[in-house]
């Protein structure tokens, strides 16, 4: 000096699914006004689907066997179905450990 693994941080890119439906109290605002309306918000329900944060399970494979480890495979617990956030991975750049000719 390179170059490979891990990791950690900035950026960039990065899918999928209802902008669902009902209920209820205020509070604005209109009305023919002891009472109705319409829309934003809020708050409870329900039902419907997503998988790439997290979780779990099996598993190819790994280990001489065992035991463990293990997916972008299933579950969907959380978490998500306008936009925002988030987001496995991915790249480049910045650190730190390792291990090497």
């Nucleotide at each position: 000096a390179u170059a490979g693994c891990g990791u950690g941080c900035u950026c960039a890119g990065a899918a999928g699914a209802g902008a669902c439906c009902c209920c209820g109290a205020a509070u604005u605002g209109c009305c023919a006004a002891u009472g109705g309306c319409c829309a934003g918000g809020c708050g409870g329900g329900g039902c419907g689907c997503c998988g790439a944060a997290g979780g779990c399970g099996c598993a190819a494979c790994u280990c001489g066997c065992u035991c463990g480890g293990a997916a972008a495979c299933g579950c969907u617990c959380a978490g998500g179905c306008a936009a925002a956030a988030g987001g496995a991975c991915u790249g480049c750049g910045c650190g730190c450990g390792c291990u090497g000719a």